[in-house]
RNA sequence: CGCCGGGCCUCGGACGGCGCAAUACCGUGAACCUGGUCAGGGCCGGAAGGCAGCAGCCAUAAGCGGUCACUGGCGGGUGUCCGGGGUCCGGCGCGG
Numbered sequence: 001c002g003c004c005g006g007g008c009c010u011c012g013g014a015c016g017g018c019g020c021a022a023u024a025c026c027g028u029g030a031a032c033c034u035g036g037u038c039a040g041g042g043c044c045g046g047a048a049g050g051c052a053g054c055a056g057c058c059a060u061a062a063g064c065g066g067u068c069a070c071u072g073g074c075g076g077g078u079g080u081c082c083g084g085g086g087u088c089c090g091g092c093g094c095g096g
Stems, first nucleotide, its partner, number of pairs: 001093016018075003022071001024067005034059004042051003
């Protein structure tokens, strides 16, 4: 000097695990000020019919509560594998 192997430190990648939380998921969720359907009652109409619409029911917004199975994200004294850098040790070969 070259090749090979190993220890430690460090950086990165892939997959996984764990944790967190969400715009993910579940529930709840509005006297009127959201939507739908609107009993009764009201209004218009000679009538047929039409209009607005309370309660109820259904759905939903923000908010609230919960969950990590799904989706996306974040985190580490996390597992396996791969790669870069640093350092140390060993083997073989060549040269001085």

A computed fold for a 96-nucleotide RNA from a Coriobacteriia bacterium, annotated as Bacterial small signal recognition particle RNA.
The sequence was found by an Rfam model in a public genome assembly.
It matches the Rfam family "Bacterial small signal recognition particle RNA". Rfam describes the family as follows. The signal recognition particle (SRP) is a universally conserved ribonucleoprotein involved in the co-translational targeting of proteins to membranes. The family is grouped with related families in Rfam's "SRP clan".